[in-house]
RNA sequence: GCGUGUGUCGUCCAAUGGUGAAGAUGUCUGGUUUCCACCCAGAAGAUGCAGGUUCGAUUCCUGUCACACGCA
Numbered sequence: 001g002c003g004u005g006u007g008u009c010g011u012c013c014a015a016u017g018g019u020g021a022a023g024a025u026g027u028c029u030g031g032u033u034u035c036c037a038c039c040c041a042g043a044a045g046a047u048g049c050a051g052g053u054u055c056g057a058u059u060c061c062u063g064u065c066a067c068a069c070g071c072a
Base pairs, nucleotide, nucleotide: 001071002070003069004068005067006066007065010025011024012023018055027043028042029041030040031039048064049063050062051061052060
């Protein structure tokens, strides 16, 4: 340099055009406990970025960025 693939809460991971983006773990608050842990209840937290198509995009297309793999 070329090609392929992957980017989603702090972390792991689902949803694959359709109307509050699911879950686990972690964090915070409350309860429980003499205290901590465990346990119970609740809360906050995410679609890499910019465009395009569409009534509607996490999903499809283009570019770009980052990472991984392969070729040279």